[in-house]
């Protein structure tokens, strides 16, 4: 430089015209690091008007000669500085554990909806942190 791979998950039941979204209950845990982690320390996905690229139109100005070049402004795309981003605690074992064993908490992007969503639909057959291999 290539290639393959890189995210799970509302059973059952109230209420109600309506609700997997609200109530009771269920269920999920991406990547690196570290004694094995959703709740420790970083990354990632999500916005993005700074920069920079690139296409286009428009004005102005230069060469000088119908072509090329420069600056300014709008549009569109594309980068992505930079912003937004959520939870743990007691007890045992141990040299060492917010990681393991036991117990009891607690978290969750935007946007959409006939009703408020981690779990349905979309963007996304789409990217990425990475891991594996040539």
């Nucleotide at each position: 430089c290539c290639u393959u791979c890189g995210g799970g998950g509302c059973a059952g039941g109230g209420u109600g015209u309506a609700a997997u979204u609200c109530c009771c209950g269920a269920u999920c845990g991406g990547u690196g690091g570290u004694a094995c982690a959703g709740c420790c320390c970083a990354c990632g996905a999500g916005c993005a008007u700074a920069u920079c690229c690139u296409u286009u139109g428009c004005a102005u100005c230069c060469u000088u000669u119908c072509a090329g070049g420069a600056u300014a402004c709008a549009a569109a795309g594309g980068u992505g500085a930079g912003u937004a981003u959520g939870a743990c605690c007691c007890g045992g074992u141990g040299a060492g554990a917010u990681u393991c064993c036991g117990a009891g908490g607690c978290c969750g992007a935007c946007a959409g909806u006939u009703a408020u969503a981690g779990u349905c639909u979309g963007g996304a057959u789409a990217g990425a942190a990475g891991a594996a291999g040539g």
Molecule: FMN riboswitch aptamer (RFN element)
Organism: soil metagenome